The RNA shown here (transfer RNA) has 69 nucleotides and comes from a marine eukaryotic metagenome.
[in-house]
RNA sequence: CGAAAUAGCUCAGCUGGUAGAGCAACGGUUUUGUAAACCGUGGGUCGGAGGUUCGAGUCCUCUUUUCGG
Numbered sequence: 001c002g003a004a005a006u007a008g009c010u011c012a013g014c015u016g017g018u019a020g021a022g023c024a025a026c027g028g029u030u031u032u033g034u035a036a037a038c039c040g041u042g043g044g045u046c047g048g049a050g051g052u053u054c055g056a057g058u059c060c061u062c063u064u065u066u067c068g069g
Base pairs, nucleotide, nucleotide: 001068002067003066004065005064008023009022010021011020017054025041026040027039028038029037047063048062049061050060051059
């Protein structure tokens, strides 16, 4: 100097307008039982602080951590 930080994990999130997917977890259906399959449920102060705005994951400032130079 550049990039990244969002659910337990891996990651989306467009031009600022109700935060999502897959996997995992839990419950149910099915089965003699297990697995598989199918259906559903819960889970988030968006790294931290401040600012702008009617409204910020997104824009601005500072800062922490990680990676690269």